Small-subunit ribosomal RNA from an uncultured prokaryote, 1422 nucleotides, folded computationally. The sequence is in RNAcentral, with records from ENA. Rfam family: Bacterial small subunit ribosomal RNA.
C1' cells in the first nucleotide's frame, strides 16, 4: 500500500539534549527529644452552642538519625586511562553489614518547635522570651591509634616497612517491652570507591611542526591518597613521519546482523561501565556528591503579582503541544522480586509485578475432511472438433480445532489467613460448516500465458530495456505461479564482489613502473661453532562477570519462550620447559661485495687548442640578360651587370666518406683532429679485506627541446610577421623574404610517446645463428693474417619448457623464485577547482567534490570501408561509327489543373514501365439515377409453383409498375426455379514494413557453403591460401588437410560443313534447292617452341569450322524490410441501404512549364519521277482474301481458293538504271490548319486511323554534358507478327545491304565489377558510417568574486558574580582560661588572587548568500 481471524512471548520517539498543563515517582523511626490536633472514655461546669479537667489517642509540623550518592532516565558532551583486557597502589579511602580487642566515667552551655510583637500582596522573614534530646561543648581514662625525636632488622635499589624506647595528642549517648539495640576507639573480612599503568579499538597530512606550569628539578602548599595537582625558583627541555598539534565524527564494552571463514556493518530490547539533569560556573553537607526530584550565583525562558518582589526545571511513570514518514494509556496493585526507614507492626517505592493499545517482529492454529463427471451451468479461449477454471462447484456422508452460549475453575503463597493478574488459563456440555483470505507476480535474470483494449499514446522499468496497429513486458479479463494473516513497495547494512585481493588482486599493450642515479631512516641479508631465550613452540595456571552462542538434560502439549550444567570465545598476565628456525652476543671463515695486480675497448664527461670542405657576405677580375622557384607560377633578385665562372679575404655553425640492427654512458644523451684534467666498465690472475650487502619513503643531485634571465655572438635553418601562390575560404600545406630563437658564457625552469609504453638486485631453467671486446688454446701460415674449438662481458635474431586474455614474452622473461621501492582500483568532470609548496614569469609538484553515463577499455574474429597497397577483368577508358542533349511531333513521368483528371512504378534496378490497344466496355476515378441476401457461391427455415415470355407505361438507361399466356419433374423421399427471413455474400478499401508465389538488380560476376579431421579458451581459421594457369574455385604442383554439395564447364535448342533416309509441297520427269530426322565431324588429336617432364600458352599442319567456332535457354548462397494486397492466393484490420452492386454521361486524351523514350528531318552518298532487281519470319475459318472491274486515293464490288511448304497476306525496301532539281529555309522538310472524302464501330463531339486537294511551321546537323556499338556486329532498309471491330513512330521478331576502329590497360577518368590476398580502422544501421569544436536556446551543479551575513574556535585587554584558599589592625561573639579586666577560639563587614557570564578590539577556520564571470554536465529532428 492492498487486506486482515486466534493464541504465546517480546519489542514500542532512531526527529527537538524541543518546551510542558496535571497526578503520582523518597520517605522512615514517638524503642532519640520537647510537644501535641481531631476523636473517644470519664468527672465537673454550663448561658445548653458550649466549656474545664484527667486518662487515652495519636494527625500534622519541628529538633535529632538513618535514607536521600541506590534505584529509574537520556547519550549532549567525550578520541580521552572515557571504556576493554592485563596488572600495579608499600601512593589511598570505606557508612550500613561481618569477626575481634578495648572502652561506654563525669559536667557544662545553648536553640527549633511553642508563645508574645512585627514586616510582606505572597514566598517568607525579623525581634524577643521559654525548653528538650542519641544535636552541641569542656574534662578524666588510652589496650590500641597519629606525631616528634631515637635504637635495631639475614625486608627493600631506595623513598621506605616491621620491631622498639621515649616525649606528646585525640574519644563515647543514649534508649528500652530488660531480650536487646545503640555509642566511642583500634586491627580485620567482605563488598563499594579513588589513583596510576602496559596494550587494544574511528576518519583527514589538502592539519607537519606542536608546547611557558609546556619538561624536568629544589622548596612550599595541597588531598582520603602519587603527581606541576598548585605556588616560587633555577635548568631547558618533552611531543612528532610507529602521525605530536590541529580538524571532522563518534558515548564505550558484552553483544546484535551478516559471512564458509577473515572480515564488514551496528551498539534498539537486557547486563556491566563512562557521562549528563534548563545552560554555564561554584562550593556546603556527608562514610561518599561538587548531588536528575539539595543549595548559592550568573544567563535564557515560562509562570505567579499588590509592581515592591517572588517562583519554576519530566534525559522518572503516565499525559499535552510541538517536530516527523514514524512509536502505545494521564490504566491496576505492592500479591510475588527488591529497595528505604524501623525492634517491629508497619510505612514508601510509576523500581517490579500485571492488564490496555500496535501483525512491529517471532512462535503456533485455524478458515473445514471424505465423497463427488452429466466432466453441470457460467467465465475464458478456440483451429469451432475442442480445451481449460475443475473434484472444483453443486449433492451426499463426517468433523468442531476456532467461534457462541452455559457449567467447573487453577499454580504463582517456603506453617494459618492473604492473589493486582483473573472468573483468566485449563476443564466439561450444548449448537452449528458453522465466524475467519488475501496479496505480489507471469519478456530474461525468475517459479508463472493466452485474450481484448492502447498505438513512441496512455503508461511500465531492479539492470538489459518494453511501447510507433497482430505487445507473453502498458491497461483489463480469464487462467498459471509465489508466499499466506499477511503480501507488496520503500531505506539501511552484510552477503554475492577474488569489485582494496591478511586469508586472496594486478601494473609491456586493459588503470597502474617515479625521467635516471645517490643514498640517510626502515625492511631484508651468505658458511660454520657457541651462549642467551626476545619471537616461536609445548605444558600446567590465572583471569576473560551474568545474559547471549553452541551441545545435552528439563518446565510450559508443542514450537517461539525458558530453567539447569557442559562447552566455546583473549595479538591477555604468571609459571615451567624446548632451542631447530629467526633474534642478540662473541668467535671465525670465504664464497657475496671490496680492493690488488697485469692487460683491453669505447662519439663517456669537462676544458683548451687546431683543420679541411660546403653556404653566405666582401672586395677585384671575366662575362650578358636572364636568374630563381613551382605541380604550374608568382612575389624575390638582375642591365646602378645579377645568375654563371675566377683569385682574395671576412666569419659563424656543423662536422661528409670511415659508420656498422657498432661503441659508451644511470638516464638525458655523446660523432673532425689534438693536448690536459678526470668518471666507469670487461678480461686474466687468486697474493689482501671479512657480510663491510641488497634495496630505498622523506632527502640530495643529474635530467631533451621549448621557454626565461643578464651579457655576448649570429653563416646556415628559422617560430611570429610581410609578401607570391592554391582554394569556396586558406588564417595552412608550396614559394620568396625574415625577427626572437637555435650558437657560447653563467643563472633559472623541471617537463616529454623522459618508450623496451616493461622498478631495482640476486639465484635458477633447452638450443641455434650473427655481431663488439678480452682471456686460453689447436692447425694452415710463420711479417701481416685466415680457419677453428673453449671460456667470460656486452648487444640482436629465431625458438624448446613454461607463462599470457590473447597479442606476444622466451637466459637482455612478461618463465621459476627470493628482497626492498613505487604505483593501480569503472567513464566523463579532471590531471581541473581550491588550499599548500616550488618557480622572475610561463607554469610544475601534490590533488578533491557536485554532478552525469552504463558503459569507458584490451586483444584478437568476420566482414564491410579507405582520396591504402597489389593482382585482374568489362564497350570502362583509349581507338572509331552513329546517336541524344537544339526543333516539330508522338509516348511516358513530374509539376499544374480538374467534379474526376483511378492506381501502382521512383538512381543505376521508375519514366514506348504493370498496359501484347482508355471513343462506349475495359475503368478501379467523378456526377447523377438506382438497388439492397444483393452482380456472384453455399447451408437452413417457412411459403409458393412455376420458370418463362410478355402487350403496354415511365425514364438517358438501369430499373420500377405491369395485364394476358403457361401451370415443372418425380422412385412423392424429394428435385428444381421464385418469395420472405436468418446464416451470410461483396470490396481494384488499407498494411508488399505481417506474408505466399513471381520478378528486378548486383550478375552470367565465379564465387557460395557443407561433412570429417587438425588448429585456437573463444569468435573463428584450416580446406578456398601459395606458385603458375584459365572465360571461369579451369586445370596442374604444393600444402594439415582429405572428400563432398550449389554454382562454372558439359549435357539442351538454332546456326556453319558432309553422309544417309523419307519425300506432303517445290520443280516438267526424276531429281533433292528445300521440307524433317538419323549420323559423321573439333579432342590441343598432330608438329615446332616455351613452361617444371605438370596445366597450359604461342606458332603450324591439316580442316567448312581451331583452341568456350558463333548464338540461345540454363541465373549459387545471398543483398536492396528491392517491386508487386491492382494479376493471383492467403493474415490481420475496416465497410455492410455501403468503401458492395447496376447504369447514363463525363474522366484516365486537361496544359504556363520541366524531364525521360522515340519519330521525322535539316537535304545532292539527298528529294521528286519512270522503268527494273532480289528476301525472310510468320498470319489466317466471326479469318487471309486472289481474279477481274469502279475510284486519283482511302477503299468499294466481288468472290475463286485456303482449316495452309498447296491458297492468300505478298508489289519487299534500301538497291541498279535513266532525268530532273543546283545549295535556296529550297522540288529540303513536313507540324499546323481549311474543304471534301473512305474505313471499323449502338456510337468517332469531347476521343479513332486512313485518302485527296490545299496550307505549308519549326528547323540549315544542335551548349554543358551524355547514350549505344568490337562483326554478319554498328549504321541504313523494309517486311511479319502479337494485341485488335477499329487504332503502332512503342513492343517482339524477320530478313537486306553492311562498315570503321581497338596503340594499349603505365598514368589518368567514368564506371562497375571481382578476387581469393594484405594493410589501417574509434565503422557494424558497416563511409549515404563514425564524430570534433564554436555559436543559439533551456536545465542542474560548480569555481572565481565588489561585498554582504552566520555558525566555531582560541588569543589580548577590560570589567566581574557566587564561592573556596589567603588576609583580616573594624564590628559581632553562649560553652575553655580568668574573680574580673581580659585572653582563647569563632562568625561577619572589607580586602587580595583565581573566577562563569558580559564588553571592546583584531585574528584562524567551516558555511550561507551576490551584480558580474569562468568553464562543466544534459538536452527534440537548431
Nucleotide at each position: 500500500g492492498c487486506u486482515g481471524g486466534c493464541g504465546g512471548c517480546g519489542u514500542g520517539c532512531c526527529u527537538a539534549g524541543c518546551a510542558c498543563a496535571u497526578g503520582c515517582a523518597a520517605g522512615u523511626c514517638g524503642a532519640a527529644c520537647g510537644g501535641g490536633a481531631a476523636g473517644g472514655c470519664g468527672u465537673c461546669c454550663u448561658u445548653c452552642g458550649g466549656g474545664a479537667c484527667g486518662c487515652u489517642g495519636g494527625a500534622g509540623a519541628g529538633u535529632g538519625g538513618c535514607g536521600c550518592a541506590c534505584g529509574g532516565g537520556u547519550g549532549a558532551g567525550u578520541a580521552a586511562c572515557a571504556c576493554g583486557u592485563a596488572g600495579c597502589u608499600u601512593a589511598c579511602c570505606u557508612g550500613c553489614c561481618u569477626u575481634u580487642g578495648a572502652g561506654u566515667g563525669g559536667g557544662g552551655g545553648a536553640u527549633a518547635a511553642c508563645g508574645c510583637a512585627c514586616c510582606g500582596a505572597a514566598a517568607g522573614g525579623u525581634g524577643u522570651g521559654c525548653u528538650a534530646a542519641u544535636a552541641c561543648c569542656g574534662c578524666a581514662u588510652a589496650a590500641g591509634c597519629u606525631c616528634a625525636c631515637g635504637a635495631u632488622u639475614u625486608c627493600u635499589a631506595g623513598a621506605g616497612g616491621a620491631c622498639u624506647g621515649c616525649g606528646a595528642g585525640a574519644a563515647a549517648a543514649a534508649c528500652u517491652c530488660a531480650g536487646g539495640c545503640g555509642c566511642u576507639u583500634g586491627a580485620g573480612g567482605a563488598g563499594g570507591a579513588g589513583g596510576c599503568u602496559g596494550c587494544g579499538g574511528c576518519c583527514c597530512a589538502u592539519c607537519a611542526g606542536c608546547u611557558a606550569g609546556u619538561u624536568g628539578g629544589u622548596a612550599a602548599g595541597g588531598u582520603a591518597a602519587a603527581a606541576g595537582c598548585u605556588u616560587a625558583c633555577c635548568a631547558a627541555g618533552g611531543c612528532a613521519a610507529a602521525g605530536a598539534c590541529g580538524g571532522g565524527u563518534a558515548g564505550g564494552g558484552g553483544a546484535c546482523c551478516u559471512g564458509a571463514g577473515a572480515g564488514g556493518g551496528u551498539g534498539a530490547c537486557c547486563c556491566c561501565c563512562c557521562a549528563c539533569a534548563c545552560u554555564g560556573g561554584g562550593a556546603c553537607u556527608g562514610a561518599g556528591a561538587c548531588a536528575c526530584g539539595g543549595c548559592c550565583c550568573a544567563g535564557a525562558c515560562u509562570c505567579c503579582u499588590a509592581c515592591g518582589g517572588g517562583a519554576g526545571g519530566c534525559a522518572g511513570c503516565a499525559g499535552u503541544g510541538a517536530g516527523g514518514g514514524a512509536u502505545a494509556u494521564u490504566g491496576c496493585a505492592c500479591a510475588a522480586u527488591g529497595g528505604g526507614c524501623g525492634a517491629a507492626a508497619g510505612c514508601c517505592u510509576g523500581a517490579u509485578g500485571c492488564a490496555g493499545c500496535a501483525a512491529c517482529g517471532c512462535c503456533g492454529c485455524g478458515u473445514g475432511a471424505g465423497u463427488g463427471a452429466a466432466g453441470a451451468a457460467g467465465g475464458c479461449u478456440u483451429u469451432c472438433g475442442g480445451g481449460u477454471c475443475g473434484u472444483a462447484a453443486a449433492g451426499c456422508c463426517c468433523u468442531u480445532u476456532u467461534c457462541u452460549a452455559g457449567g467447573u475453575g487453577a499454580c504463582g503463597a517456603g506453617g494459618a489467613a492473604g492473589g493486582a493478574c483473573g472468573g483468566u488459563a485449563g476443564c466439561c456440555u450444548a449448537g452449528g460448516a458453522a465466524u475467519a483470505a488475501g496479496u505480489c507476480u507471469c519478456g530474461g535474470c525468475u517459479a508463472a500465458c493466452u485474450a481484448c483494449g492502447u498505438g513512441c499514446c496512455a503508461g511500465c522499468a531492479g539492470c538489459c530495456g518494453c511501447g510507433g496497429u497482430a505487445a507473453a513486458a502498458c491497461g483489463u479479463a480469464g487462467g498459471a505461479g509465489g508466499c499466506g494473516a499477511g503480501c507488496g513497495u520503500u531505506a539501511u547494512c552484510c552477503g554475492g564482489a577474488a569489485u582494496u585481493a591478511c586469508u586472496g588482486g594486478g601494473c609491456g599493450u586493459a588503470a597502474a613502473g617515479c625521467g635516471c642515479g645517490c643514498g640517510c631512516a626502515g625492511g631484508c641479508g651468505g658458511g660454520u661453532c657457541a651462549a642467551c631465550a626476545a619471537g616461536u613452540c609445548a605444558u600446567g595456571u590465572g583471569u576473560g562477570a551474568a545474559a547471549g552462542c553452541u551441545c545435552c538434560c528439563g518446565g510450559c502439549u508443542a514450537a517461539a519462550c525458558u530453567g539447569g550444567g557442559a562447552g566455546a570465545g583473549g595479538u591477555c598476565g604468571g609459571a615451567u620447559g624446548a632451542a631447530a628456525c629467526u633474534g642478540u652476543u662473541g668467535a671465525u671463515c670465504u664464497u657475496g661485495a671490496g680492493g690488488g695486480u697485469g692487460u683491453u675497448a669505447g662519439a663517456g664527461g669537462a676544458g683548451u687548442g687546431u683543420g679541411g670542405a660546403a653556404u653566405u657576405c666582401c672586395a677585384c677580375g671575366u662575362g650578358u640578360a636572364g636568374u630563381g622557384g613551382u605541380g604550374a607560377a608568382a612575389u624575390g633578385c638582375g642591365u646602378a651587370g645579377a645568375u654563371a665562372u675566377g683569385u682574395g679575404g671576412a666569419g659563424g655553425a656543423a662536422c661528409a666518406c670511415c659508420g656498422g640492427a657498432g661503441g659508451c654512458g644511470a638516464a638525458g644523451g655523446c660523432g673532425g683532429c689534438a693536448c690536459u684534467c678526470u668518471g666507469g666498465a670487461a678480461c686474466a690472475c687468486a697474493a689482501c679485506u671479512g657480510a663491510c650487502g641488497c634495496u630505498g619513503a622523506g632527502g640530495c643531485g643529474c635530467g631533451a627541446a621549448a621557454g626565461c634571465a643578464u651579457g655576448g655572438g649570429u653563416a646556415g635553418c628559422g617560430a611570429a610577421c610581410g609578401g607570391g601562390a592554391u582554394u569556396a575560404g586558406a588564417a595552412a600545406c608550396c614559394c620568396c623574404g625574415g625577427u626572437a630563437g637555435u650558437c657560447c658564457a653563467u643563472g633559472c625552469c623541471g617537463u616529454a610517446a623522459a618508450c623496451g609504453a616493461u622498478g631495482u638486485a640476486c639465484a635458477c631453467u633447452a638450443a641455434a645463428u650473427g655481431u663488439u671486446c678480452g682471456u686460453g688454446u689447436g692447425c694452415c701460415a710463420a711479417u701481416a693474417g685466415g680457419c677453428g674449438c673453449a671460456u667470460g662481458a656486452g648487444u640482436g635474431u629465431u625458438g624448446a619448457a613454461g607463462c599470457c586474455a590473447a597479442c606476444g614474452c622466451g637466459a637482455u622473461a612478461a618463465g621459476u623464485g627470493u628482497a626492498c621501492c613505487g604505483c593501480c582500483u569503472g567513464g566523463g568532470g579532471a590531471g581541473u577547482a581550491c588550499g599548500g609548496u616550488c618557480g622572475c614569469a610561463a607554469g610544475g609538484c601534490u590533488a578533491a567534490a557536485a554532478c552525469u553515463c552504463a558503459a569507458a577499455g584490451g586483444a584478437a574474429u568476420u566482414g564491410a570501408c579507405g582520396g591504402g597497397g597489389g593482382c585482374c577483368c568489362g564497350c570502362a577508358c583509349a581507338a572509331g561509327c552513329a546517336g541524344c542533349g537544339g526543333a516539330g511531333c508522338g509516348u511516358g513521368u513530374g509539376g499544374u489543373u480538374u467534379a474526376a483528371u483511378u492506381c501502382g512504378a521512383g538512381g543505376c534496378u521508375a519514366c514506348g514501365c504493370g498496359a501484347a490497344a482508355a471513343a462506349c466496355c475495359u475503368u478501379a476515378c467523378c456526377u447523377g439515377g438506382g438497388u439492397u441476401u444483393g452482380a456472384c457461391a453455399u447451408g437452413g427455415u417457412a411459403g409458393u409453383g412455376a420458370a418463362c415470355a410478355a402487350a403496354g407505361g415511365c425514364g438517358a438507361a438501369a430499373g420500377c409498375c405491369g395485364g394476358c399466356g403457361g401451370u415443372c419433374c418425380u422412385u412423392c423421399g424429394g428435385g428444381c426455379g421464385c418469395u420472405a427471413c436468418c446464416a451470410c455474400a461483396g470490396g481494384u478499401g488499407c498494411u508488399g514494413c505481417a506474408u505466399g508465389g513471381c520478378u528486378g538488380u548486383c550478375g552470367u560476376c565465379a564465387g557460395c557453403u557443407c561433412g570429417u579431421g587438425u588448429c585456437g579458451u573463444g569468435a573463428g581459421a584450416u580446406g578456398u591460401u601459395c606458385g603458375g594457369u584459365u572465360a571461369a574455385g579451369u586445370c596442374c604442383g604444393c600444402g594439415a588437410a582429405c572428400g563432398a554439395g550449389c554454382g562454372c564447364a558439359a549435357c539442351c535448342c538454332c546456326u556453319g560443313g558432309g553422309u544417309c533416309u523419307a519425300g506432303u509441297u517445290a520443280c516438267a520427269a526424276g531429281u533433292g534447292u528445300c521440307u524433317a530426322g538419323a549420323c559423321c565431324g573439333a579432342c590441343u588429336g598432330c608438329c615446332u617452341a616455351c613452361g617444371a617432364u605438370a596445366a597450359g600458352u604461342a606458332g603450324g599442319a591439316g580442316g567448312a569450322a581451331g583452341g568456350u567456332g558463333g548464338g540461345g535457354a540454363u541465373g549459387a548462397u545471398g543483398u536492396c524490410a528491392a517491386g508487386u494486397c491492382a494479376g493471383c492466393a492467403u493474415g490481420g484490420c475496416c465497410u455492410u441501404u455501403a468503401u458492395a452492386u447496376c447504369c447514363a454521361g463525363g474522366g484516365c486524351u486537361a496544359c504556363a512549364c520541366a524531364c525521360a523514350c522515340g519519330c521525322u528531318a535539316c537535304a545532292a552518298u539527298g528529294g521528286c519521277g519512270c522503268g527494273u532487281a532480289c528476301a525472310g519470319u510468320g498470319g489466317g475459318c466471326a479469318g487471309c482474301g486472289a481474279a477481274g472491274c469502279c475510284g486519283c486515293g482511302a477503299g468499294g464490288c466481288g468472290g475463286a481458293g485456303c482449316c495452309a511448304a498447296u491458297c492468300c497476306u505478298u508489289c519487299a525496301a534500301a538497291g541498279c538504271g535513266c532525268g530532273u532539281c543546283g545549295u535556296a529555309g529550297u522540288u529540303c522538310g513536313g507540324a499546323u490548319u481549311g474543304c471534301a472524302g473512305g474505313c471499323u464501330g449502338c456510337a468517332a463531339c469531347u476521343c479513332g486511323c486512313c485518302u485527296g486537294c490545299a496550307u505549308g511551321a519549326a528547323g540549315u546537323c544542335g551548349g554543358a554534358g551524355u547514350u549505344g556499338c568490337u562483326a554478319g556486329u554498328a549504321a541504313c532498309c523494309g517486311c511479319a507478327g502479337g494485341u485488335c471491330a477499329g487504332c503502332a513512330c512503342a513492343c517482339u521478331g524477320c530478313g537486306g545491304u553492311g562498315a570503321a576502329u581497338a596503340c594499349g590497360u603505365u598514368c589518368a577518368c567514368c564506371g562497375g565489377g571481382c578476387c581469393a590476398c594484405u594493410u589501417g580502422u574509434a565503422c557494424a544501421c558497416a563511409c549515404c558510417g563514425c564524430c570534433c569544436g564554436u555559436c543559439a536556446c533551456g536545465u542542474c551543479a560548480u569555481g572565481g568574486g565588489a561585498g554582504c551575513u552566520g555558525g566555531u574556535c582560541a588569543c589580548g585587554c577590560c570589567c566581574g558574580a557566587a564561592g573556596u584558599c589567603g588576609g583580616g589592625a573594624a564590628g559581632c561573639u553562649a560553652a575553655c582560661c580568668g574573680c574580673a579586666a581580659g585572653g582563647g577560639g569563632g562568625c561577619u563587614a572589607c580586602c587580595g588572587c583565581c573566577g562563569a557570564a558580559g564588553g571592546c578590539a583584531g585574528g584562524g577556520c567551516c558555511g550561507g548568500u551576490a551584480a558580474c564571470u569562468g568553464g562543466g554536465a544534459c538536452g527534440a529532428a537548431g